[in-house]
RNA sequence: ACUGAAAAAGCCAAACCUGUUGCAAAGCAGGGACGGAAAGCCAAGGGUCUCAUGCAGACAGCCGGUUGCCUGAA
Numbered sequence: 001a002c003u004g005a006a007a008a009a010g011c012c013a014a015a016c017c018u019g020u021u022g023c024a025a026a027g028c029a030g031g032g033a034c035g036g037a038a039a040g041c042c043a044a045g046g047g048u049c050u051c052a053u054g055c056a057g058a059c060a061g062c063c064g065g066u067u068g069c070c071u072g073a074a
Stems, first nucleotide, its partner, number of pairs: 002072001004070001011036002016031006034061001040066003045063002047059004051054001
């Protein structure tokens, strides 16, 4: 530099349930695991969603950008 086949050390945690915040999309905490090789971070670009419709907001587990752990089949 490339790769994610196999394996390992750790990591995250969908749906759903409970509590809580919000008009809502959704967030947070606990339980829970469908999955994830960036499911870490970023809402500036595309996209989707919400409503009190505007100098508004949500989603990074949609694409994308960026940094990084482990591993070595070729």
Molecule: c-di-GMP-I-GGC riboswitch aptamer
Organism: Campylobacterales bacterium